[in-house]
RNA sequence: GGCCCUGUAGCUCAGGGGAUAGAGCAGUGGUUUCCUAAACCAUUGGCCGCAGGUUCGAUUCCUGCCAGGGCCA
Numbered sequence: 001g002g003c004c005c006u007g008u009a010g011c012u013c014a015g016g017g018g019a020u021a022g023a024g025c026a027g028u029g030g031u032u033u034c035c036u037a038a039a040c041c042a043u044u045g046g047c048c049g050c051a052g053g054u055u056c057g058a059u060u061c062c063u064g065c066c067a068g069g070g071c072c073a
Base pairs, nucleotide, nucleotide: 001072002071003070004069005068006067007066010025011024012023013022018056027043028042029041030040031039049065050064051063052062053061
């Protein structure tokens, strides 16, 4: 330098055009316990890497850039 994959909650990931964007773990509060842990219940937290484009409508499709990974040279 060329090609491919990935980027969504603190972490690991789902969601692939129209719902208020979800799950598990973590965090917070509560029940229980002599206390802690475990279990159970409730709950907080995102403007979906950045910028353009297409569209009535974009986290989703297209382009460029940025970051990480892989293959080739």
Transfer RNA from Clostridia bacterium DTU025, 73 nucleotides, folded computationally. Its Rfam family is "tRNA". Rfam classes the family as a transfer RNA. Rfam's curators write: Transfer RNA (tRNA) molecules are approximately 80 nucleotides in length.